[in-house]
RNA sequence: GAAGUUCGCCAGGCAGUCGCUGCGCACCUCGUCGUGCGUGGAGGAAAGUCCGGGCCCCGCAGAGCAGGAUGCCGGCUAACGGCCGGGCGCCGUGAGGCGACGGAAAGUGCAACAGAGAGCAGACCGCCGAUGGCCCGUGCAAACGGGAUCAGGCAAGGGUGAAACGGUGAGGUAAGAGCUCACCGCAGGACUGGCAACAGGACUGGCACGGCAAACCCCAUCCGGGGCAAGGCCAAAUAGGGGAGCAUUGGCGUGGCUCGCGUCGCUCCCGGGUAGGCUGCUAGAGCGCCACGGUAACGGGGCGCCCAGAGGAAUGACUGCCCGAUGUCGCCGGCUUGCCGGCGAUGUUCGACAGAACCCGGCUUAUCGGCGAACUUCCCCA
Repeated sequence: GAAGUUCGCCAGGCAGUCGCUGCGCACCUCGUCGUGCGUGGAGGAAAGUCCGGGCCCCGCAGAGCAGGAUGCCGGCUAACGGCCGGGCGCCGUGAGGCGACGGAAAGUGCAACAGAGAGCAGACCGCCGAUGGCCCGUGCAAACGGGAUCAGGCAAGGGUGAAACGGUGAGGUAAGAGCUCACCGCAGGACUGGCAACAGGACUGGCACGGCAAACCCCAUCCGGGGCAAGGCCAAAUAGGGGAGCAUUGGCGUGGCUCGCGUCGCUCCCGGGUAGGCUGCUAGAGCGCCACGGUAACGGGGCGCCCAGAGGAAUGACUGCCCGAUGUCGCCGGCUUGCCGGCGAUGUUCGACAGAACCCGGCUUAUCGGCGAACUUCCCCA
C1' cells in the first nucleotide's frame, strides 16, 4: 500500500420564524379554556410480535395424562429457545465463520430413479473351473495335455447409486476371500489429563453393530390459563328493578254495583350499570463516569443524573449557512490516452431504514453513508 476478519460507535449540524404536546408557575371575562414564561418531547431498530420475565385478573396449578418447547459441556441471568467460555465436526491460506450437536445392540418405519443386489442382500459384465462330468489329442491301458462346454466356486476388477456389509500392501489360492500378517480405521479398554463435554492411550478383539429420529418413538429438563381492550375507582341522561311516602274524592281492569286487589301517576332513597372521566402510566432487572473481582458473559461498590407519556393519537414545517452524497463545467498533477486523484464554480421536491402506545431482557428482519480499535493474508522499502 491492497484485500479482508471481528468488536464497538454515529445516524447530518447550527441559527431564525411559525406551529403541536406533557409538566410547573403567573394572569384573566375563572371555562381542567385562553394567554404568557420556563422546561421535557422517538429508535437502534420504536418494526415482526418469535422467545423469556415483571405486573394484573381468573384461580390455587399437588400429582398424572394429553399437548408443546428445548437438547454437546461448564458458567451468567429475574428468566430464556438469549449471552459468554470451552469441546467436537465442517468451511476458510489465515484472522475467523457455521452447526436442533441426546439415543439407531427398546420397538415400528423409510430409502424415488438407477442397479444383479438397499439390509443380516446380491451376480449383469467378469475371474476361476481345483473337484465331478463332457469334448478333442497322445497312449494298449493307467495316465497326461488341451478346450471354458455342464455342474460348481468367487466377489478381486468393471458397472449402478446419496449409500453396496472396512481401506492399502504382502502372503495365500484354481480364482478369491480378515483366510493369514503389517499399518490405518473400527469395537472394547486398565490408566493419565480435565469440574465436565472430551482428548491421549498400554493392551485385547479379525471386524461384528450401515444410514435417516427438522419419521413415529425413547430419555432428560421446562411449561396452569388469559392479557393494559389486564385490572381498579368515580359516574350522567334514558329505560328497567327494589323500597318508603303522597294522592287515594282520579283513570283503567276484575264484562252490573260496592268493598277489596292489581295497574297507571308524583316525590325521595338504594343497588346494578351504559356513555363519559380518572387511574394503571412510567424512578426502572434505569442511565453516565470511576476503580474492583472474573479470560468473558456478568457481579457487587462509590459518585452523579431524571431522560416522552400522546389517546384518532403530539414530537412538525419553512428559510439561510455549513457538512456529506451525486451530476455538469473549468484548472492542476499522474500516466497504462481515457481513466484516477486534488482544488474551485454551479445544479439537486438529494440526506438510509423507519414513528413510542404497560414496562423490561433477547432474537430476527430493514438500513444511504461514515468513524474507531484489535487482528489476518499478500506486495514494496529499510
Predicted 3D model of a 382-nucleotide RNA (Bacterial RNase P class A) from Thauera humireducens. It matches the Rfam family "Bacterial RNase P class A". Rfam classes the family as a ribozyme. It is recorded under the gene name rnpB. The sequence is in RNAcentral, with records from ENA. Its mean pLDDT, the model's own confidence on a scale to 100, is 76.